A computed fold for a 210-nucleotide RNA, annotated as Group I catalytic intron.
[in-house]
RNA sequence: CACCGGACUUAGACGACUUGAGUGCUCACGGGGAAACCCGCGAAGUAGAACUGCUCAAAUUCGGGGAACCCUGUAAAAUGGCGAUCCCGAGCCAAGCCCGCCCAUCCCGGCGGGAAGGUGUAGAGACUAGACGGGCAGCACCUGCACCCCGCUCCUGCGAGCGGGGCAUGGUGAAGGGAUAGUCCAGACCACAAACGCUUGCCCUGCGGG
Numbered sequence: 001c002a003c004c005g006g007a008c009u010u011a012g013a014c015g016a017c018u019u020g021a022g023u024g025c026u027c028a029c030g031g032g033g034a035a036a037c038c039c040g041c042g043a044a045g046u047a048g049a050a051c052u053g054c055u056c057a058a059a060u061u062c063g064g065g066g067a068a069c070c071c072u073g074u075a076a077a078a079u080g081g082c083g084a085u086c087c088c089g090a091g092c093c094a095a096g097c098c099c100g101c102c103c104a105u106c107c108c109g110g111c112g113g114g115a116a117g118g119u120g121u122a123g124a125g126a127c128u129a130g131a132c133g134g135g136c137a138g139c140a141c142c143u144g145c146a147c148c149c150c151g152c153u154c155c156u157g158c159g160a161g162c163g164g165g166g167c168a169u170g171g172u173g174a175a176g177g178g179a180u181a182g183u184c185c186a187g188a189c190c191a192c193a194a195a196c197g198c199u200u201g202c203c204c205u206g207c208g209g210g
Base pairs, nucleotide, nucleotide: 001006008022009021010020011019012018023047024046025045026044027042029040030039031038032037051138052137053136054135055134056133061090062089063088064087065086066085070081071080091119092118093117097114098113099112100111101110102109123185125184126183127182128181129180139173140172141171142170147166148165149164150163151162152161153160154159189209190208192206193205197202198201
C1' cells in the first nucleotide's frame, strides 16, 4: 500500500506517468586466503532464503565537511530552499573482552589505560521498552591448511606420493535504529514580534491561540 492474500528495506510523488537511496543472489575484473569465504569495483537481471535463547540500556556533548530526489527559477542555467542520507575532530559510554595497579588468605570490589561498538546523527526535543544494536551461548549449513586414521604404490630404511575417511581453533546466517515500537511534546493554520539570507515573499527564530 492493501478487502484478503501478499509485496526484500526505506524516503517520496500521486490526476497520471513514476523518482532517490540501500540489501542479498547470479556474472566479470582486481586484492587477501589452503579452501569456504571476505574486501573493492562494474554491468544486466532478479527477490527463494536470511535461525534460537539469555544478557546490557550507559553515554546521549561541542564543533565541522559532503549530498540524491524534489521545490523555486531560467530559453538553458546559476543562486536559494528542503533534505533521504555519507562522514570527520574532540569529549563521553552499560554489560562483556584485553593490559597495568590497588585491596586482599581467597572471593568480591575499586582505579587507570586499550580494542571494538555506540553517542554526536528525531520533527526542536522529553520519557519507556528492546532490536535490525553491544555481549555470551546454542543451532543450521559450507570449507578442510595443519593434525589423526585406513588403503594402494615407491623406498634398504627414515619416509614420500596418491586416494578415502575424520576433524574447526576458519567461514556464512542481508539491509532497515540519521528515533525501531510506543507515550508525550512539537507541527498544518491564524496573529504578533524579532532577525537579516535573498531574486520581497519565502525560509529560519521566539511567543500566544489552535
Annotation
Model confidence (mean pLDDT): 76 of 100. Rfam family: Group I catalytic intron. The family has 12 seed sequences and 5,602 matches in Rfam 15.1. On this family, see Cech, Annu Rev Biochem 1990: "Self-splicing of group I introns". From the family's description: Group I catalytic introns are large self-splicing ribozymes. They catalyse their own excision from mRNA, tRNA and rRNA precursors in a wide range of organisms. The core secondary structure consists of 9 paired regions (P1-P9). Its family is annotated with Group I intron splicing in the Gene Ontology.